Annotation: This is a predicted structure of a 119-nucleotide RNA (SAM riboswitch aptamer (S box leader)) from Mucilaginibacter pallidiroseus.
[in-house]
RNA sequence: UACUUAUCCAGAAAGACAGAGGGAAAGGCCCUAUGACGUCUUAGCAACCUGUACGGUUUUAAUUAAACGUAAAAGGUGCUAAUUCCUGCUUCGUAAACCAAUGCGAAGACAGAUAAGCU
Repeated sequence: UACUUAUCCAGAAAGACAGAGGGAAAGGCCCUAUGACGUCUUAGCAACCUGUACGGUUUUAAUUAAACGUAAAAGGUGCUAAUUCCUGCUUCGUAAACCAAUGCGAAGACAGAUAAGCU
């Protein structure tokens, strides 16, 4: 860097430095000199991976191995404004005849983020 799989309406901020834009992109809407974004320190959240403890199941000569579930949070990541901040594309439903437009709702796709695996 590409690919595969899983998740994305929950949760969790203070201090120091620094000084202008930032929220991926477009539109919207927000955050921001009452100092954002970023960097560092400390703290926290979560439970993807490793390891740990427990449980029943299968398995083994054997707590031997496997997958699963629960707990905790030691290690590896990640995260700590707003649902991935919202929308864009498609399909379906709906709004007192039909069609279109538009609004609303649902599902999916695209894009993105994170983890694990692989290259």
The prediction has a mean pLDDT of 82. Taxonomically the source falls in Mucilaginibacter (Bacteria, Pseudomonadati, Bacteroidota, Sphingobacteriales). It matches the Rfam family "SAM riboswitch aptamer (S box leader)". Rfam's curators write: The SAM riboswitch is found upstream of a number of genes which code for proteins involved in methionine or cysteine biosynthesis in Gram-positive bacteria.